RNA sequence: GAAGCACAUCAGGGGCGCCGAAGCGAAAAUCGGCUGAGACGGAGCGAAAAGCCGUUCCGAACCCGUAUAACCUGAUUCGGAUAAUGCCGGCGUAGGGAACAUAACGAUGAAUUGUA
Numbered sequence: 001g002a003a004g005c006a007c008a009u010c011a012g013g014g015g016c017g018c019c020g021a022a023g024c025g026a027a028a029a030u031c032g033g034c035u036g037a038g039a040c041g042g043a044g045c046g047a048a049a050a051g052c053c054g055u056u057c058c059g060a061a062c063c064c065g066u067a068u069a070a071c072c073u074g075a076u077u078c079g080g081a082u083a084a085u086g087c088c089g090g091c092g093u094a095g096g097g098a099a100c101a102u103a104a105c106g107a108u109g110a111a112u113u114g115u116a
Base pairs, nucleotide, nucleotide: 004105008102009101012064013063014062017034018033019032020031021030023052024051040059041058042057043056044055045054046053071096072095073094077090078089079088080087
C1' cells in the first nucleotide's frame, strides 16, 4: 500500500521430429536407436523405389491456457555439436498466439514500492 501474485479448475490452444536395419513393386506394415512433457492409435484421400511420405477428420496421452517459460513465423536463417535432426544456443524483454471466470489465500496486509 488494497485487489490482486503463485497454485488449482475450466471454454479452449498446440506439436507429433531425426536416423538404422529388415521387409515391401503399388499396397500396407515390422523391429531398434537419439532428444524430449509428448514424437501414439483409427478412418478417408493423394503420392513414392535415390522411395516408404503428405494432408483432412476423430480419439488418447502430454504440454499450455494472456504469456520474457505451450506453440507458430522469421527459417531452405546464424554459431556449435551429432550417425542425423530445433539436438544445444543465438535470433528472443521480437511479431503472432487459446478466457472471462470460479474456489482458496488475502487489512493478522495481495500485486507492487522503499529500506536493510
TPP riboswitch aptamer (THI element), 116 nucleotides, folded computationally. It matches the Rfam family "TPP riboswitch aptamer (THI element)". From the family's description: Vitamin B(1) in its active form thiamin pyrophosphate (TPP) is an essential coenzyme that is synthesised by coupling of pyrimidine and thiazole moieties in bacteria. The previously detected thiamin-regulatory element, thi box was extended, resulting in a new, highly conserved RNA secondary structure, the THI element, which is widely distributed in eubacteria and also occurs in some archaea. It was read from a public genome assembly, where an Rfam model found it. Its mean pLDDT, the model's own confidence on a scale to 100, is 75.